A computed fold for a 73-nucleotide RNA from Merluccius polli, annotated as transfer RNA. The coordinates come from a structure-prediction model, not an experiment, and the mean pLDDT is 82. Taxonomically the source falls in Merluccius (Eukaryota, Opisthokonta, Metazoa, Eumetazoa). The sequence is in RNAcentral, with records from ENA and Rfam. Its Rfam family is "tRNA". Rfam describes the family as follows. Transfer RNA (tRNA) molecules are approximately 80 nucleotides in length.
[in-house]
RNA sequence: GUUUCUGUAGUGUAGUGGUUAACACGUUCGGCUAACACGCGAAUGGUCCCCUGUUUGAAUCCGGGCAGAAACA
Numbered sequence: 001g002u003u004u005c006u007g008u009a010g011u012g013u014a015g016u017g018g019u020u021a022a023c024a025c026g027u028u029c030g031g032c033u034a035a036c037a038c039g040c041g042a043a044u045g046g047u048c049c050c051c052u053g054u055u056u057g058a059a060u061c062c063g064g065g066c067a068g069a070a071a072c073a
Base pairs, nucleotide, nucleotide: 001072002071003070004069005068006067007066010025011024012023013022018056026044027043028042029041030040049065050064051063053061
């Protein structure tokens, strides 16, 4: 330099046009225990990387950027 892929909660993932963005771990609280751990109950946390376009409606589709990864040179 060329091509392809990825970007969603503190972390790892799901969600490919339509009701409230879902799950696990984490964190906090409650309860349990002599105390801790495990397990139990509840809560918490997202402008879906940025801008723009299409659409009645965009995390999802188009275009342009940014960051990262892989292959080739």